[in-house]
RNA sequence: CGUGCCGGCCGGGCGGCCGCGUCGGGUGCUCUUCGGGGCGCCCGCCGAGGAAAGUCCGGGCUCCACAGGGCAGGGUGGUGGGUAACACCCACCCGGGGUGACCCGCGGGACAGUGCCACAGAAAGCAGACCGCCGUCCCGAUGCGCGCAGUUCGCUGCGUUCGUCAGGGCGGUAAGGGUGAAACGGUGGUGCAAGAGACCACCAGCGCCCGGGGUGACCCGGGCGGCUCGGCAAACCCCACCCGGAGCAAGGUCAGACAGGGAGCGAUCGAGGGCGGCCCGCCCGAGCUCCCGGGUAGACCGCACGACGGCGCCGGCAACGGCGUCGCGAGAUGGAUGGUCGCCGGCUCCGCGCGAGCGGAGUGCACAGAACCCGGCUUACAGGCCGACUCGUCCG
Numbered sequence: 001c002g003u004g005c006c007g008g009c010c011g012g013g014c015g016g017c018c019g020c021g022u023c024g025g026g027u028g029c030u031c032u033u034c035g036g037g038g039c040g041c042c043c044g045c046c047g048a049g050g051a052a053a054g055u056c057c058g059g060g061c062u063c064c065a066c067a068g069g070g071c072a073g074g075g076u077g078g079u080g081g082g083u084a085a086c087a088c089c090c091a092c093c094c095g096g097g098g099u100g101a102c103c104c105g106c107g108g109g110a111c112a113g114u115g116c117c118a119c120a121g122a123a124a125g126c127a128g129a130c131c132g133c134c135g136u137c138c139c140g141a142u143g144c145g146c147g148c149a150g151u152u153c154g155c156u157g158c159g160u161u162c163g164u165c166a167g168g169g170c171g172g173u174a175a176g177g178g179u180g181a182a183a184c185g186g187u188g189g190u191g192c193a194a195g196a197g198a199c200c201a202c203c204a205g206c207g208c209c210c211g212g213g214g215u216g217a218c219c220c221g222g223g224c225g226g227c228u229c230g231g232c233a234a235a236c237c238c239c240a241c242c243c244g245g246a247g248c249a250a251g252g253u254c255a256g257a258c259a260g261g262g263a264g265c266g267a268u269c270g271a272g273g274g275c276g277g278c279c280c281g282c283c284c285g286a287g288c289u290c291c292c293g294g295g296u297a298g299a300c301c302g303c304a305c306g307a308c309g310g311c312g313c314c315g316g317c318a319a320c321g322g323c324g325u326c327g328c329g330a331g332a333u334g335g336a337u338g339g340u341c342g343c344c345g346g347c348u349c350c351g352c353g354c355g356a357g358c359g360g361a362g363u364g365c366a367c368a369g370a371a372c373c374c375g376g377c378u379u380a381c382a383g384g385c386c387g388a389c390u391c392g393u394c395c396g
Base pairs, nucleotide, nucleotide: 001392002391004389006387007386008385009384010383012344013343014342015341016340017339018338020047021046023044024043025042026041027040028039029038030037031036049367053378054377056376057375058374059373060372061247062246063245064244073243074242075241076240077239078092079091080090081089082088093107094105095104096103097102108238109237113236114235115232116231117230130177131176132173133172134171135170136169137168138167140165141164142163143162145160146159147158148157149156150155185203186202187201188200189199190198204228205227206225207224208223209222210221211220212219213218251301252300253299254298260292261291262290263289264288265287272284273283274282275281308327309326310325311324312323313322314321315320345365346363347362348361349360350359351358352357
């Protein structure tokens, strides 16, 4: 310099004007049980995300249920750790891939049982025999030799031992060919009619035993046994461990109206109302007041200080934990977080320049937006920044 791989972070900036929401302060009007409330106006602070998303896991919180245990159902699944918990995270182990940094794994059990293994192939689970190889029998062809017969002495015919070839029957075999994702270990040798772990050496795997290392998964070394009977549990199933249900429209507080019930006072000994600042007075006059009640309309709480965030130190390989210090960061409920303009920055295109770059034009410019909260996972994402490392080439 090129290349790849992994991790972390940002995801427009500044300003003007107008607007919206919560909260705080001020102020006008209005209602009031005098605590305060409602409707406006002004000022000020704050006002979406890394995923607020999918709602797939796990928890907090709330209500209901619950002695304990079990069944059913669901989930998790190498080991050790982290955590409130997890299907998450970290470290390690094993298997696979890559020259490598590194990546991938739904990674318990297939000698508890049941089941399945498409197509192809002879055979796919008490393995099997299509071609091939070998033995034997039958039939045929043929060659050498031998015997007999014939002969024109060149040979010809018949029979027969042995050999070769073709076909068929019976049997042996699993080396080789061929099929498949997978065919009952691999290579070499001995052996055999041909073969075969039948036997031998080495290698691979499995099981058992011993020694060593590790908390552990597991690893390293040695010995023995011919044991070499495959795969699928994202098939049923078995084993171990975990899980009660519903969800903020959870749940709670205040509480109209309208039913219903109760108590008190009162009808010439006048409750209550009107005029009025109050008393007297005048007028009207049979109902009036309070409580209980169910919890609807409505309002409020839940609801923004939390497994919270920044920084520093300490422990730990790390995930994470502990201590100190500082900070407060949306809270709507028909649901605010917007519009517009300027400058800068991006992006796209064009021109110029050897080049760093310069000039011009266009473009609001990724994915997307809270609704009880938090930890994860997954998915979407223009453009950009930082760091660790790998491989290749060159130079010193």